[in-house]
């Protein structure tokens, strides 16, 4: 350099619930808190797909799928 994700630490992230704020709503935001996640990192104009809507040339979800770049660790 490939491949593959079974094997990941006194490291990372952070789902439900309450509590405060924002919004018509989906839904974010900040405490809390860990159900789980090896990319739970970023992309939401010009991949697909769900969701809300005041129904637009509108919003929203990367923790559906995908795209990408990156770490550990084995062969």
């Nucleotide at each position: 350099u490939a491949a593959u994700g079974a094997a990941a630490g006194u490291g990372g992230c952070a789902a439900a619930c309450c509590c405060g704020g924002a919004g018509c709503a989906a839904u974010c935001c900040g405490g809390c808190g860990a159900c789980g996640c090896a990319a739970a990192g970023c992309u939401a104009u010009a991949g697909g797909g769900u969701c809300c809507u005041a129904a637009g040339u509108g919003g929203a979800c990367a923790g559906c799928c995908a795209g990408u770049u990156g770490c550990a660790c084995c062969u």
c-di-GMP-I riboswitch aptamer, 75 nucleotides, folded computationally. Its Rfam family is "c-di-GMP-I riboswitch aptamer". Rfam links the family to the GO term cyclic-di-GMP binding. About the family: GEMM was predicted in a large-scale screen for bacterial structured RNA regulatory elements.